Record summary
Transfer RNA from Callorhinchus milii, 72 nucleotides, folded computationally. Lineage of the source: Eukaryota > Chordata > Craniata > Gnathostomata > Callorhinchus. Its Rfam family is "tRNA". Rfam classes the family as a transfer RNA. Its mean pLDDT, the model's own confidence on a scale to 100, is 80.

RNA sequence: AGUCCUGUAGCUCAGUGGUUAGAGCGCUCGCUCUGCAAGCUAGAGACCCGGGUUCGAUUCCCGGCAGAGUGA
Numbered sequence: 001a002g003u004c005c006u007g008u009a010g011c012u013c014a015g016u017g018g019u020u021a022g023a024g025c026g027c028u029c030g031c032u033c034u035g036c037a038a039g040c041u042a043g044a045g046a047c048c049c050g051g052g053u054u055c056g057a058u059u060c061c062c063g064g065c066a067g068a069g070u071g072a
Stems, first nucleotide, its partner, number of pairs: 002070002005067003010025004018055001027043002030040002048064005
């Protein structure tokens, strides 16, 4: 080179052709407490990049990039 898989929040993962893309941990504010921890409430934060199909793409298709596996 070939083949196959993966790419979604700071991390670990869900998810779906159409309604505000969710969860846990983490982060910030507040409540509680003399204080800390724990607990509770609220909030910020993401679909790897480009193109195509479609009325509509994070989802389907193609290419690229990155990563992991296999193989000589």